[in-house]
The prediction has a mean pLDDT of 81. A computed fold for a 141-nucleotide RNA from a Bacillota bacterium, annotated as FMN riboswitch aptamer (RFN element).
RNA sequence: GAUGGCCUUCGGGGCAGGGUGAGGGGGGAACCCCAAUUCCCAAUCGGUGGUGACGCCGUCAAGGCGAAGUCCACGAGCCGCACGGCACGAACAGGUGUGACUCCUGUACCGACGGUAUAGUCCGGAUGAAAGAAGGUCUUG
Numbered sequence: 001g002a003u004g005g006c007c008u009u010c011g012g013g014g015c016a017g018g019g020u021g022a023g024g025g026g027g028g029a030a031c032c033c034c035a036a037u038u039c040c041c042a043a044u045c046g047g048u049g050g051u052g053a054c055g056c057c058g059u060c061a062a063g064g065c066g067a068a069g070u071c072c073a074c075g076a077g078c079c080g081c082a083c084g085g086c087a088c089g090a091a092c093a094g095g096u097g098u099g100a101c102u103c104c105u106g107u108a109c110c111g112a113c114g115g116u117a118u119a120g121u122c123c124g125g126a127u128g129a130a131a132g133a134a135g136g137u138c139u140u141g
Stems, first nucleotide, its partner, number of pairs: 001140001004138007017041003023034004043121002045111002047074004054066004069109002077086003091107005113124003
C1' cells in the first nucleotide's frame, strides 16, 4: 500500500393560515355545538451511488469540499427459506456554452402499503430495515 475478512458507529424531511361539512350531539322549533393536517384555496418536504461546464478552499499547481425529487441505477413495498420474482412516480421551454432534461430564468409535475371523511406531510408496521457513509482492526506484499 492493494485485495479480502471481522467489528463499531452513523444512516429521511415535510400542510402555517383559511373554506366547506359527510357524519354526530343538543333543542318543541328556529337554530346552536363538535366535526377532513385526507376534499377546496393555500403551505411545505426531497434517502443513497453515479454524472455535473458551476461555487468555495488552496499564492499558483496538484488537489480537496459542495452541487439533479422528475438523467442512469439502488434502497424502501409485496411473495418466497434462499437467490430471485412481482410491482415500482414525475420536466419541459428559453438562455449561456464545444458540450446541460444537472448551471441561470420561467412555468410545471411526482410521491408504497394499512387506518381514518378520500393522505407525499397525521396515526401504524418502524427505537424496524436498507441503499450507503465514516472509522477501527486482522490477513498480507
The source organism's lineage runs through Bacteria, Bacillati and Bacillota.